[in-house]
RNAcentral holds the sequence, with entries from MGnify. Predicted 3D model of a 137-nucleotide RNA (FMN riboswitch aptamer (RFN element)) from Allobosea robiniae. NCBI's taxonomy places the organism under Bacteria, Alphaproteobacteria, Hyphomicrobiales, Alloboseaceae, Allobosea. Its mean pLDDT, the model's own confidence on a scale to 100, is 81. Its Rfam family is "FMN riboswitch aptamer (RFN element)". About the family: The RFN element is a highly conserved domain that is found frequently in the 5'-untranslated regions of prokaryotic mRNAs that encode for flavin mononucleotide (FMN) biosynthesis and transport proteins.

RNA sequence: GUUCUCAGGGCGGGGCGGAAAUCCCCACCGGCGGUAUGCGGCCUCGGCCGCGAGCCCGCGAGCGCCCUCCUUGCGGAGGGGUCAGCAGAUCAGGUGCGAGGCCUGAGCCGACGGUCACAGUCCGGAUGAAAGAGAAC
Numbered sequence: 001g002u003u004c005u006c007a008g009g010g011c012g013g014g015g016c017g018g019a020a021a022u023c024c025c026c027a028c029c030g031g032c033g034g035u036a037u038g039c040g041g042c043c044u045c046g047g048c049c050g051c052g053a054g055c056c057c058g059c060g061a062g063c064g065c066c067c068u069c070c071u072u073g074c075g076g077a078g079g080g081g082u083c084a085g086c087a088g089a090u091c092a093g094g095u096g097c098g099a100g101g102c103c104u105g106a107g108c109c110g111a112c113g114g115u116c117a118c119a120g121u122c123c124g125g126a127u128g129a130a131a132g133a134g135a136a137c
Stems, first nucleotide, its partner, number of pairs: 001137006012026004027121002029110002031059004038051005054108002062086002064083001065080006090106005112124003
């Protein structure tokens, strides 16, 4: 480089109500790469290997934006990631030379459209796309 395969989890109970898996109380979930004072293994004692962060650094899907085409228009279809913007969130104590990562505790966050009522958890685009991982050549 080419081809192929894989690549996201979670509303259970109660309250109010005409109506809520959407509000309130309790509950539940955590993509990919990097980093590594943790854990495990190997060791020729120099080191090496594996795993290890939702909120430390990045990335991804989505919205938006831009371009092209169609449309009187509303709008629709296709394309674009060196495309502006949205795109989240951590503190305290402990240990330690050192903590953003370990231990303890308390917090916090979660695209767009839909819905008798406001959604991380339901339905939908999506049998999609993709960060990336692996295999073969």